[in-house]
Context: one part of a larger RNA
């Protein structure tokens, strides 16, 4: 519960697309909602107020009953209905930046592993050693080849994307932005309950792939003890290709639009310029419990949508709905304080 409120106290759906629905620029005409008086709206019966049977039940009066209709009166704003405009949204030309995305191709280093040369007692780890690799020739160090992941420098409170994310090159397909310009539709806007669509990592399925790295396990250590923490192997997995999961501190912990409010600086893209869009940093009013926010608002307004209402129990239980599963979504209670 006709209040207060969501950066950190409880509170902003993870992100978009959109249905209903809520709300919407400028202007001219019309029309209705609006009021005043008729007419009508049967009786009872309801509901309000008296008043009669001693009270009640019952009965009686009065007045009420969303509304239709027909005359008249006003016409500012809302909202139907015709009609106009260009400031809003939008397209169209001209340019322009970018790790936006999808597909295919190619590249260097670098670890590792073979194979062969050189060469001898070691290596490697560690705080300090051991396990472990090594005379069946390692570690080093030369050439060849083999495979698979990543992509040094550039690199930057830079960039681009709804978000989640993106960063060797080249090529193809492809989505969005900026900016100039005002040619062209004419309000075609803005939010968005269900709804769909995308979503790190981890995990699952089926097939491949497997150098490095490494959950799980082993062994060395360490310690009182070491199911760790360091070391020495080391499998899932990470990687590809198709289907599921749908969650994170999914963060700016900060919903999306649109108007307004001091300055001062860096940086990016566009413009000859004024200027426009972004991405920081300091800071005015201002707001805040305080830190801090301050034209990128956490300041003035407004319109939408989501949420919050002591702490615990609990994001648990129940039940539904969704997944092969894990599990996710929705989402209490008794009881204690």
């Nucleotide at each position: 519960u006709u209040g207060g409120g969501c950066g950190u106290a409880a509170a902003g759906c993870g992100u978009g697309u959109g249905u209903a629905g809520g709300c919407g620029g400028u202007u001219u005409g019309u029309u209705a909602a609006u009021c005043g008086a008729g007419a009508u709206g049967a009786a009872a019966g309801g509901c309000u107020g008296a008043g009669g049977c001693u009270u009640a039940a019952c009965c009686u009066c009065a007045g009420u009953u969303u509304g239709u209709u027909u005359c008249g009166a006003a016409u500012a704003c809302u909202g139907g209905c015709a009609g106009a405009c260009u400031a809003g949204a939008g397209u169209g030309c001209a340019g322009u930046a970018g790790a936006g995305g999808c597909a295919a191709u190619u590249g260097g280093a670098a670890u590792u592993c073979a194979u062969a040369g050189u060469g001898u007692a070691g290596c490697g780890g560690u705080g300090g050693a051991a396990u472990g690799c090594g005379u069946a020739g390692a570690u080093a160090u030369u050439a060849u080849g083999a495979g698979g992941a990543a992509c040094a420098u550039c690199a930057g409170u830079g960039g681009c994307g709804a978000a989640g994310g993106c960063g060797a090159a080249u090529u193809g397909c492809u989505g969005g932005g900026c900016u100039g310009u005002u040619a062209c539709u004419g309000a075609c806007g803005c939010u968005g309950a269900g709804a769909c669509a995308c979503g790190a990592a981890a995990g699952c399925g089926u097939g491949g792939g497997g150098a490095g790295c490494a959950a799980a396990u082993a062994g060395g250590a360490u310690u009182a003890g070491a199911u760790a923490c360091c070391c020495u192997a080391g499998u899932a997995g990470u990687c590809c290709a198709c289907g599921c999961c749908g969650u994170a501190a999914a963060c700016g912990a900060u919903g999306a639009g649109c108007a307004c409010u001091a300055a001062g600086u860096g940086u990016c893209g566009g413009g000859c310029a004024a200027c426009c869009g972004g991405u920081g940093c300091u800071g005015a009013a201002g707001u805040u419990a305080a830190c801090a926010c301050a034209u990128u608002a956490a300041g003035u307004g407004c319109u939408c949508c989501g949420c919050c209402u002591g702490a615990g129990u609990a994001g648990u239980a129940c039940g539904g709905u969704c997944g092969c599963a894990a599990g996710a979504c929705u989402g209490a209670a008794a009881c204690u304080c």

Predicted 3D model of a 337-nucleotide part of an RNA (small-subunit ribosomal RNA, central domain) from an uncultured Erysipelotrichaceae bacterium. Model confidence (mean pLDDT): 85 of 100. Its Rfam family is "Bacterial small subunit ribosomal RNA".